[in-house]
A computed fold for a 378-nucleotide RNA from a Gemmatimonadota bacterium, annotated as Bacterial RNase P class A.
RNA sequence: CGAGGGGAGCGUGGGGCCGCGGACCGAUGCCUUCGGGCGUGCGGUUCGAGGAAAGUCCGAGCUCCGCAGGGCAGGGUGCCGGGUAACACCCGGGCGGCGAAAGCCGACGGAAAGUGCCACAGAGAACAGACCGCCGGCAGCCGGGUGCCUGCGUGGCGCCCGGAAGCCGGUAAGGGUGAAACGGUGGGGUAAGAGCCCACCGCCCGCGCGGGUAACCGCCGGGGCACGGUAAACCCCACCCGGAGCAAGGCCAAGCAGGGGAGAGUGGUGGCCCGCCGCGUUGUCAUCCCCGGGUAGGCCGCAGCAGGCGCCGGGUAACCGGCGUCGCAGAUGAAUGGCCCCCUCGAACAGAACUCGGCUUACGGCUCCCCUCCGCGG
Numbered sequence: 001c002g003a004g005g006g007g008a009g010c011g012u013g014g015g016g017c018c019g020c021g022g023a024c025c026g027a028u029g030c031c032u033u034c035g036g037g038c039g040u041g042c043g044g045u046u047c048g049a050g051g052a053a054a055g056u057c058c059g060a061g062c063u064c065c066g067c068a069g070g071g072c073a074g075g076g077u078g079c080c081g082g083g084u085a086a087c088a089c090c091c092g093g094g095c096g097g098c099g100a101a102a103g104c105c106g107a108c109g110g111a112a113a114g115u116g117c118c119a120c121a122g123a124g125a126a127c128a129g130a131c132c133g134c135c136g137g138c139a140g141c142c143g144g145g146u147g148c149c150u151g152c153g154u155g156g157c158g159c160c161c162g163g164a165a166g167c168c169g170g171u172a173a174g175g176g177u178g179a180a181a182c183g184g185u186g187g188g189g190u191a192a193g194a195g196c197c198c199a200c201c202g203c204c205c206g207c208g209c210g211g212g213u214a215a216c217c218g219c220c221g222g223g224g225c226a227c228g229g230u231a232a233a234c235c236c237c238a239c240c241c242g243g244a245g246c247a248a249g250g251c252c253a254a255g256c257a258g259g260g261g262a263g264a265g266u267g268g269u270g271g272c273c274c275g276c277c278g279c280g281u282u283g284u285c286a287u288c289c290c291c292g293g294g295u296a297g298g299c300c301g302c303a304g305c306a307g308g309c310g311c312c313g314g315g316u317a318a319c320c321g322g323c324g325u326c327g328c329a330g331a332u333g334a335a336u337g338g339c340c341c342c343c344u345c346g347a348a349c350a351g352a353a354c355u356c357g358g359c360u361u362a363c364g365g366c367u368c369c370c371c372u373c374c375g376c377g378g
Stems, first nucleotide, its partner, number of pairs: 002373009013342006020048007027040005050349001054360002057358005062245004074241005079093005094108001095106004109236002114234002116230003131175002133171006141163009183201006202225001203223004208219004249300004258291005266286007305327001307326008343346001
């Protein structure tokens, strides 16, 4: 240089004008129990989306409901230690895999408790399996060599060597199939082979010794090896887990309907006075007052927090503690946009809706720091 790895940060720069939403102050209108309340195309100040606001996948806060205790069912988590409000997250370590390295990835308890499954291919897939190959045997056959007999016919009977096909057996070394073939490599051994035997590696056993809080690691001794894989299959073991969610939930509360009361006055209507009218009386409705539940509507929840930043201290780190400092959207038809100027000329994924800690996913590009060296060049 190049290639690669890890981490941190930014995500249309600066200015002006107008517009939109919130808060506060003012101005102003109406109401008032004089405390204040409600409103405004008004003025001013100030604040106004993200690193993921997303997916809603985990964990919590908060709220309501449920709940004596225990068990079953169901769900989740799963190497060890630590962090945390908690977690399936984070940090450190162990083990396994990948990489030349920096480093990355791993739901990583149990398969010698039981059950199930192991597609395709393959001869055979669990206490397996001879398809090819290798080795041995069998009665004939074929070819070559050779001995004997002879009736001389390239005839017969033997022996040795070799060969093709067949049958019987041995063999798990080699080939081949597969994700996986019943330890691996080398040597001895054998007809050929095989833990059959040996060395090393691997594996199992010991409640052996040492290190470590632990996971685990190292060493020693014994055993030829028994025990394939799969538990995000059932299952076993250990630990954890009530349900619903801000349309949670709480407060105020028109109108209508309901309950109770007043009936002085006014109006409608019915009863009682044999009939009618008036008056009287009595009930009822309108009317007025009170009550609880509660709809429309309004308010709270709702923006001050497991909070951000800086410094110091503890800790390998995650994180914790102390001090200082900052106030940082809050809507409910739901706010972020437009124009102009300068420049290094402007890009992606995407927009809050109760809040917070994580994870995951999407994303054009830019900046900085640290690390590695298979390779190339000097």
Its Rfam family is "Bacterial RNase P class A". It is annotated as a ribozyme. The sequence was found by an Rfam model in a public genome assembly. The model forms 91% of the base pairs in the Rfam consensus.